Notes:
Predicted 3D model of a 273-nucleotide part of an RNA (large-subunit ribosomal RNA, domain VI) from a Dehalococcoidales bacterium. The RNAcentral record of the full RNA draws on ENA. The coordinates come from a structure-prediction model, not an experiment, and the mean pLDDT is 82.
Context: one part of a larger RNA
RNA sequence: CGCAUGGAGAUUUGAGGAGAGCUCUUUUUAGUACGAGAGGACCAAGAGGGGAAGACCGCUGGUGUGCCAGCUGUCCCGCCAGGGGCAUCGCUGGGUAGCUACGUCUUCAAGGGAUAAGCGCUGAAAGCAUCUAAGUGCGAAGCCCGCUCCAAGAUGAGAUCUCCCAUCCCUCCCGCAAGGGGGGGAGUAAGUCCACAAGUAGACCACUUGUUUGAUAGGCGGCAGGUGUAAGUGCAGUAAUGUAUUUAGCUUAGCCGUACUAAUGGACGAGGG
Numbered sequence: 001c002g003c004a005u006g007g008a009g010a011u012u013u014g015a016g017g018a019g020a021g022c023u024c025u026u027u028u029u030a031g032u033a034c035g036a037g038a039g040g041a042c043c044a045a046g047a048g049g050g051g052a053a054g055a056c057c058g059c060u061g062g063u064g065u066g067c068c069a070g071c072u073g074u075c076c077c078g079c080c081a082g083g084g085g086c087a088u089c090g091c092u093g094g095g096u097a098g099c100u101a102c103g104u105c106u107u108c109a110a111g112g113g114a115u116a117a118g119c120g121c122u123g124a125a126a127g128c129a130u131c132u133a134a135g136u137g138c139g140a141a142g143c144c145c146g147c148u149c150c151a152a153g154a155u156g157a158g159a160u161c162u163c164c165c166a167u168c169c170c171u172c173c174c175g176c177a178a179g180g181g182g183g184g185g186a187g188u189a190a191g192u193c194c195a196c197a198a199g200u201a202g203a204c205c206a207c208u209u210g211u212u213u214g215a216u217a218g219g220c221g222g223c224a225g226g227u228g229u230a231a232g233u234g235c236a237g238u239a240a241u242g243u244a245u246u247u248a249g250c251u252u253a254g255c256c257g258u259a260c261u262a263a264u265g266g267a268c269g270a271g272g273g
Stems, first nucleotide, its partner, number of pairs: 001153001006164007016150004022051007034039001053107001054105003060101004067094005072087006111145003118138004165272001167186008191268004195211005216262003219258005225251003232245005
């Protein structure tokens, strides 16, 4: 820009396209057929177990560089105590969200249709025979469906539901008038975009949520989860230390609240072929 017969929002149909399609092994049949024995099946029909691939984070783990604790050296906060910086995140033990595999789940199937090679039925030409000439049946991991995803620029531009309306001004033409028609312009409607606060999204763009009629982010309050019992003070001990206050103190990404801080502001958008 288009999708001719106003403008929007949401949900869809599926022409068409993409993906998937995989594979190994054990076992039953069967120690059967076969074979002197040793050995040892096809075919057909089941029952399990894996590999590779996909998805997910409730469980089990990993990671978790602005979470908690312990520890060493050194410098600093005047000293003690208590802390801070640096030392691979200084080292060590744990660990929320997220991300993950070693964890969990699932699929690659069933089923339907038309076929290939092949196997048939009936059957002449050719009194026989013949799957074929007329007719007709079966038959593949393959083909078309079935499963997953994209998808109406599918210009053949589809469908359904919902929302917003029919304004005002100038001017020209027709008309006695009411009114009708042409041209131009202005605001706005549903709504859209920019901008802004963000993240479930992300290279950018896009997407998603929010913008005071507000919980979008930060802060604050509570909770969960984590760490594992803070500092100060009392008591015991010469002291190191222990113990009480104290399941304390601290706490990132999680959950629920709360307008305290920041989401300023602006543009576009119909009058109906």